[in-house]
RNA sequence: GCCGUGGUAGUAUAGUGGUUAGUAUUCCUGCUUCCCAAGCAGGAGACCCGAGUUCGAGUCUCGGCCACGGCA
Repeated sequence: GCCGUGGUAGUAUAGUGGUUAGUAUUCCUGCUUCCCAAGCAGGAGACCCGAGUUCGAGUCUCGGCCACGGCA
């Protein structure tokens, strides 16, 4: 330099172009317990950046950045 895969809560990940972006964990509050842990209930927290297509984009297209792999 070229090609491919990926980038989503603090972390790990799911997500047929359309319903409130889901799950686990973390954090906060409460219940439970003599206390802690575990458990239960409620709550907070995310689509890498820009442009385009579309009535509608996390999803499709283009460019950029970053990570990993392959080729040179």
The RNA shown here (transfer RNA) has 72 nucleotides and comes from Amphichorda felina. NCBI's taxonomy places the organism under Eukaryota, saccharomyceta, Sordariomycetes, Bionectriaceae, Amphichorda. Its Rfam family is "tRNA". Rfam describes the family as follows. Transfer RNA (tRNA) molecules are approximately 80 nucleotides in length.